RNA sequence: GGAGAGGUGGCAGAGUGGCCGAUUGCGUCGGUUUCGAAAACCGAUUUACCUUCACGGGUAACGAGGGUUCGACUCCCUCCCUCUCCGCCA
Numbered sequence: 001g002g003a004g005a006g007g008u009g010g011c012a013g014a015g016u017g018g019c020c021g022a023u024u025g026c027g028u029c030g031g032u033u034u035c036g037a038a039a040a041c042c043g044a045u046u047u048a049c050c051u052u053c054a055c056g057g058g059u060a061a062c063g064a065g066g067g068u069u070c071g072a073c074u075c076c077c078u079c080c081c082u083c084u085c086c087g088c089c090a
Stems, first nucleotide, its partner, number of pairs: 001086007010026003018070001027045006046061006063079005
């Protein structure tokens, strides 16, 4: 350089243009259980900003930036990054 695949939350990993701030699993926290643990079960669990005495409430965010659309994690474009294969130089 050529071809292909991919980038989603603490981690892994799903996600027909509307049911998705986002399934599920792991992890973490709290609880039930237990003599005590483990296991199991139940619940909770992203970040930033604004707001509230507090509990809470609101807005935005799916690599970055644009576009299409009433509506984008999803479709299109550009860029960045990762992986695989091929090629070239040494």